[in-house]
A computed fold for a 73-nucleotide RNA from a Candidatus Dojkabacteria bacterium, annotated as transfer RNA. It matches the Rfam family "tRNA". By type it is a transfer RNA. The RNAcentral record of the sequence draws on ENA. The coordinates come from a structure-prediction model, not an experiment, and the mean pLDDT is 80.
RNA sequence: GCCGAGGUAGCUCAGUUGGUAGAGCACGCGCCUGAAGAGCGCGGUGUCGACGGUUCAAGCCCGUCCCUCGGCA
Numbered sequence: 001g002c003c004g005a006g007g008u009a010g011c012u013c014a015g016u017u018g019g020u021a022g023a024g025c026a027c028g029c030g031c032c033u034g035a036a037g038a039g040c041g042c043g044g045u046g047u048c049g050a051c052g053g054u055u056c057a058a059g060c061c062c063g064u065c066c067c068u069c070g071g072c073a
Stems, first nucleotide, its partner, number of pairs: 001072007010025004019056001027043005049065005
C1' cells in the first nucleotide's frame, strides 16, 4: 500500500426488513444476617468511533476519515 472483520453502558456483547437503545456480569441502594457471602427487590448514568449525505425518521443505508484485529505484498 491492498483486502477482510470490528468500534453500541464500567466489561463481554445483542440490536431482524430504517420506526422511542437492550441483555449478562460488574456497580449503587434496600430486604435478609451478629457481620459478611449467597439469595430476593429496585436503579441504565450511552452525544451508538468522527464528520457529512439520503430519509418524515438512521445504531442500521451511502461517502470520507480515525482507531483495533487478521490476511496479502